[in-house]
RNA sequence: AUAUCACAAAGGCAAAAUUGCUGAAAGGCAGUGACGCAAAGCUAAGGGUCUAAGCUCGAAGAGUAUGACAGCCGGUUGCAUAG
Numbered sequence: 001a002u003a004u005c006a007c008a009a010a011g012g013c014a015a016a017a018u019u020g021c022u023g024a025a026a027g028g029c030a031g032u033g034a035c036g037c038a039a040a041g042c043u044a045a046g047g048g049u050c051u052a053a054g055c056u057c058g059a060a061g062a063g064u065a066u067g068a069c070a071g072c073c074g075g076u077u078g079c080a081u082a083g
Base pairs, nucleotide, nucleotide: 002082003081004080005083012037013036017032018031019030020029021028022027035071041076042075043074046073047072048069049068050067054064055063056062057061
């Protein structure tokens, strides 16, 4: 420099559920937990998804991100290994 198919070591992260706090909601934070993950690190100024307080239209209701999601894809950086 390149590769991430397999093996090994050290360690890392933490789904569902549940408790508390927070938020209009989606969701977030913390505890318990351990489904999984080689990027389950980072990125929401690429695509996608969720929510709709406010706003617009309205009969019901619908639309809308300025709110979110990285454990959906993409982008980007990187540990270990060199069979």
Molecule: c-di-GMP-I riboswitch aptamer
Organism: Hominimerdicola alba